[in-house]
Predicted 3D model of a 525-nucleotide part of an RNA (small-subunit ribosomal RNA, 5' domain) from an uncultured bacterium.
The full RNA is in RNAcentral, with records from ENA and SILVA.
Context: one part of a larger RNA
């Protein structure tokens, strides 16, 4: 000189974009972040109408086959946080997998067939403060069970044929064995969604390797499932991954072991480069979800708003015995130099879920604070010497503040007030026509849809009116005088000023710089 998720003084008009807990992975009240469904059984109320009644009431029909609620499907392993642990196949790169899995989605080929017992809702009894639990009885499914059928599927067993990368791979074949399904909608189908099953893709995820990836030798030896073989078990898969057995092996001065630190990377800064530091936001990957373990369900997790078990803490309780988990978004507390609103909408653009209408989403979009950065704008312009007062200096002539001011003549940016007014919205919906065997697609036309928002922007009034400050002036280093202070008060990045003529300390005039932002302190180059 740059740079910065910055604090701190001081001072602040406007706007457009970004960015905001760097510390306690520290405790959390409160509300809200996952929902959804034309599988499938039961099925209300308020409210409105009717009829009987004197009326209380009683019944009817509408609300509605709706809302709550259940059993089921699919999600919930996504998105969101957060960096505790990891020095390691975690990451980063470049390869393997002839050692693997893959749900919804796409292609393609076959199928979708007889049956059965339950159980929840729900009635009713019962226990418990409560969470919430138990018996009986009743019922349905695309919930759960068995048959049948079944191959290009797996399984054993037999030969062929091609190929390779060692163990082998493909592929056509013979023959034994064995495995499946559900069902809605329609009026009806060979519709139309499903649902099973086999082959490919895609996507996603798993192993394995060969190179990179911080400090310390005042850490020199480490190591018993360890090194390896053999069978077994085990997993989607390979492999001590785990058993038994059997051998005695592996690592290591090219640094094992041990200690300390630390997520990794694209990147960012910085610097001509090499290189150095760093790893906020933003994007890939890993971890991790109160601390520690463990499996379940599942196509996928050993699962942040799921289950158990142990702890610590909080809370509740009729003391028997429950509940909880903000490293989600808001918020509190507390630690700190220090870091925003318990806001608005699902209108976009994703994601679940649904045939679709829609319905959810604190992902997102937005709006709110904050000079915390960057970028832009404004605080006026032209003219104006009797070179005004007034302040500073002054050798008292005068210099200087200065075209600065007043003063004329203007413009209207941005603030204000009045109007007008978008883009973000349609290739999706829904309606109507048209095509077509069709209700399915497709293709045309209209209708509906904005949280920001009456916002951006345009126009129009008035009006110079409402908008300048930090630091500094010894030398480095651009900028000098005047009092006051007298080694005192005081300043300082180095050097060093201050003890009665301080350009160096205060304060005033006067210059320098830099500008809504300037100084300082911190960290990096």
């Nucleotide at each position: 000189g740059g740079a910065c998720g910055a604090a701190c003084g001081c001072u602040g008009g406007c706007g457009g974009c970004g960015u905001g807990c760097u510390u306690a992975a520290c405790a959390c009240a409160u509300g809200c972040a996952a929902g959804u469904c034309u599988a499938c059984g039961a099925g209300a109320a308020c409210g409105a109408g009717g009829u009987a009644g004197c009326a209380a009431u009683a019944u009817c029909u509408u609300u509605a086959g709706u809302a709550a609620a259940g059993u089921g499907g699919c999600g919930u392993a996504c998105g969101g946080g957060u960096g505790c642990g990891u020095a390691a196949c975690a990451c980063g790169u470049a390869a393997g997998u002839a050692a693997u899995c893959u749900a919804c989605c796409u292609u393609u080929g076959g199928g979708u067939u007889c049956g059965g017992a339950a159980u929840a809702a729900c009635u009713u009894c019962g226990g418990g403060a409560a969470a919430u639990c138990g018996g009986a009885g009743c019922u349905a499914a695309u919930a759960c069970c068995g048959g049948a059928u079944a191959a290009u599927g797996c399984a054993g067993c037999g030969g062929c044929a091609c190929c390779g990368c060692a163990u082998g791979g493909u592929g056509a074949u013979g023959u034994u064995g064995u495995u499946a399904a559900a069902g809605u909608u329609u009026g009806u189908g060979u519709a139309a969604u499903g649902c099973c099953u086999a082959a490919a893709g895609a996507u996603g995820a798993a192993c394995u390797u060969g190179c990179g990836u911080c400090u310390g030798a005042u850490u020199a030896g480490c190591u018993a499932g360890u090194u390896g073989g053999u069978g077994a078990g085990g997993u989607a898969a390979u492999g001590g991954c785990u058993c038994a057995c059997c051998a005695a092996g592996g690592c290591u001065g090219c640094g094992a072991u041990c200690a300390g630190u630390a997520g990794c990377u694209g990147g960012u800064c910085u610097g001509a480069g090499a290189g150095g530091a760093u790893g906020a936001u933003c994007a890939g990957c890993c971890a991790c979800a109160c601390u520690g373990g463990a499996a379940c369900u599942g196509a996928g997790a050993c699962a942040c708003g799921g289950u158990c078990c142990a702890g610590a803490c909080u809370c509740c309780u009729a003391c028997g015995g429950g509940a909880g988990g903000c490293a989600g978004c808001a918020g509190u507390g507390a630690g700190g130099a220090a870091u925003a609103u318990u806001g608005g909408g699902c209108a976009a653009u994703g994601c679940c879920c649904g045939a679709a209408a829609g319905g959810g989403u604190g992902a997102c979009c937005c709006a709110g604070c904050a000079a915390c950065g960057c970028c832009g704008c404004g605080u006026g312009g032209a003219g104006g010497a009797u070179g005004a007062a007034g302040g500073u200096c002054g050798u008292a002539a005068g210099a200087u503040u200065g075209u600065a001011a007043a003063c004329u003549c203007c413009u209207g940016u941005u603030a204000g007030a009045g109007g007008g007014g978008a883009a973000g919205a349609a290739u999706a919906a829904c309606u109507a026509a048209g095509u077509u065997u069709g209700g399915a697609g497709c293709u045309u036309a209209g209708u509906a849809u904005g949280a920001c928002u009456g916002u951006a922007c345009c126009c129009u009034c008035a009006g110079a009116g409402a908008a300048a400050g930090c630091c500094u002036c010894g030398g480095c280093u651009a900028a000098c005088u005047a009092c006051g202070u007298g080694c005192c008060a005081g300043c300082a990045g180095c050097c060093g000023c201050g003890g009665u003529a301080a350009u160096a300390c205060g304060u005033a005039g006067g210059g320098g710089g830099c500008a809504a932002g300037c100084g300082u302190u911190g960290u990096c180059c």